[in-house]
Context: one part of a larger RNA
RNA sequence: UGACGGGGGCCCGCACAAGCGGUGGAGCAUGUGGCUUAAUUCGAUGCAACGCGAAGAACCUUACCAGGGCUUGACAUGCAGGUAGUACGAACCCGAAAGGGUGAGGACCCCGCAAGGGGAGCCUGCACAGGUGCUGCAUGGCUGUCGUCAGCUCGUGCCGUGAGGUGUUGGGUUAAGUCCCGCAACGAGCGCAACCCCUAUGAUUAGUUGCCAGCAGCGGCGAAAGCCGGCUGGGCACUCUAGUCAGACUGCCUGUGAUAAGCAUGAGGAAGGUGGGGAUGACGUCAAGCCAGUAUGGUCCUUAUGCCCUGGGCUGCACACGUGCUACAAUGAGCGGCACAGAGGGACGCAAAGCUGCGAGGCUGAGCAAAUCCCCAAAAACCGCUCACAGUUCGGAUUGAAGUCUGCAACUCGACUUCAUGAAGCCGGAAUCGCUAGUAAUGGCGCAUCAGCUACGGCGCCGUGAAUACGUUCCCGGGCCUUGUACA
Numbered sequence: 001u002g003a004c005g006g007g008g009g010c011c012c013g014c015a016c017a018a019g020c021g022g023u024g025g026a027g028c029a030u031g032u033g034g035c036u037u038a039a040u041u042c043g044a045u046g047c048a049a050c051g052c053g054a055a056g057a058a059c060c061u062u063a064c065c066a067g068g069g070c071u072u073g074a075c076a077u078g079c080a081g082g083u084a085g086u087a088c089g090a091a092c093c094c095g096a097a098a099g100g101g102u103g104a105g106g107a108c109c110c111c112g113c114a115a116g117g118g119g120a121g122c123c124u125g126c127a128c129a130g131g132u133g134c135u136g137c138a139u140g141g142c143u144g145u146c147g148u149c150a151g152c153u154c155g156u157g158c159c160g161u162g163a164g165g166u167g168u169u170g171g172g173u174u175a176a177g178u179c180c181c182g183c184a185a186c187g188a189g190c191g192c193a194a195c196c197c198c199u200a201u202g203a204u205u206a207g208u209u210g211c212c213a214g215c216a217g218c219g220g221c222g223a224a225a226g227c228c229g230g231c232u233g234g235g236c237a238c239u240c241u242a243g244u245c246a247g248a249c250u251g252c253c254u255g256u257g258a259u260a261a262g263c264a265u266g267a268g269g270a271a272g273g274u275g276g277g278g279a280u281g282a283c284g285u286c287a288a289g290c291c292a293g294u295a296u297g298g299u300c301c302u303u304a305u306g307c308c309c310u311g312g313g314c315u316g317c318a319c320a321c322g323u324g325c326u327a328c329a330a331u332g333a334g335c336g337g338c339a340c341a342g343a344g345g346g347a348c349g350c351a352a353a354g355c356u357g358c359g360a361g362g363c364u365g366a367g368c369a370a371a372u373c374c375c376c377a378a379a380a381a382c383c384g385c386u387c388a389c390a391g392u393u394c395g396g397a398u399u400g401a402a403g404u405c406u407g408c409a410a411c412u413c414g415a416c417u418u419c420a421u422g423a424a425g426c427c428g429g430a431a432u433c434g435c436u437a438g439u440a441a442u443g444g445c446g447c448a449u450c451a452g453c454u455a456c457g458g459c460g461c462c463g464u465g466a467a468u469a470c471g472u473u474c475c476c477g478g479g480c481c482u483u484g485u486a487c488a
Stems, first nucleotide, its partner, number of pairs: 001488002003485003007482007015472002019435005026326008034317002042053002064312007073128001077127007088105001091102004108119004130301002133299003139295001141290003144286001146284001151190006157166003170181003196278004201246007210236003215233003218229004249272001252266001254264003328428001332387006344375003349368002354363003394425001399420007441464007
């Protein structure tokens, strides 16, 4: 100087407490350990591995295993030699394919009138290719974590023999080393904050594909009154879209405070004290993670540790754990009626309407490179009816049968539909997790990957929409000062 302490002081954080909902029990999905296996490819392992790499394992992927094959090779560059019915190649034979063999036909570019020469290609040979083989403890790069915690340093000066100290400590204050005051310090840098994006209010510009208040017309329903349809003219008021600008700064009032920084309250305001959310991660720590994303040193393989193919495996199942989904029901289940979104995607695509099937779906195909057309039905909610507390009209696992779709192909091993079957489960031990507001909880919708899909995952979007926080004694993590130390 640090680190540590079941030392002290001060202060934070869903850290505890207060509250709401879960996990731990059940079934299933998924990842992992273990076991098994010819192989169950590899990596990730406290927090910070375990719905993680994987935003798509039937073949492919694929790195694993068995078997069949290739050897200048699936791919690159160079050198030497060879090759003219050459490259390519219908068809045929062996074969599971890859591969091996036969082979009708049959080219190209440059120079040149031509002959001919050169090239591409092919063959042989040589340099070499190739390796998801090893080492993340040889590395680059990227990432996780402490932690969006408020810290980490430097120049000069001063102090100390020196390591080093001071500044950065102290008194206040803040979300903040934020600001104020003081001070042998004075300044500065990386961080904090602000500048960036979204969102909440308004003004303005613009008005199609968006919108329709007023005016005129048209169509549908209706006896009429009237209602509905932006359908047409017309319009840009409104909504909206997307560019510019305004607005919030403790600016104003009062109190408080050291007259300071600030704090409390109030006014005005769409918004008030960082308005809400995002992006943004200092010096460093963990020889943290990745040689399998790519790059790369070293090392190893070279008729194989390279390459191709068929099939299998990564999906195995006595078990154990993590993360989820669905439930155990009446704040519910079923049936009928009936509203209201946002954000996305669409040409190898999204597909309306119509017909057809109980349904998954099929037939057909208008429109749309999309504020125009389509996906598109939002669901919970709300209004009725049935059920009356039961292993049930709860729950849906499992199994049987019949189908649909994608795809060369659904046996191992796809998703979905219909009928039948109806298991465990009556709220979960010790323990443990998330969340402070448009949050939790709950309801649906979209997208990426993708032929299809094991998505209940991930990333987004909107609807409905709470409870609680006395407080900081205690548990966990962290910051500053101080103290002890036989630790570095």

Small-subunit ribosomal RNA, 3' major domain from a metagenome, 488 nucleotides, folded computationally. Its mean pLDDT, the model's own confidence on a scale to 100, is 84. The RNAcentral record of the full RNA draws on SILVA. Its Rfam family is "Bacterial small subunit ribosomal RNA".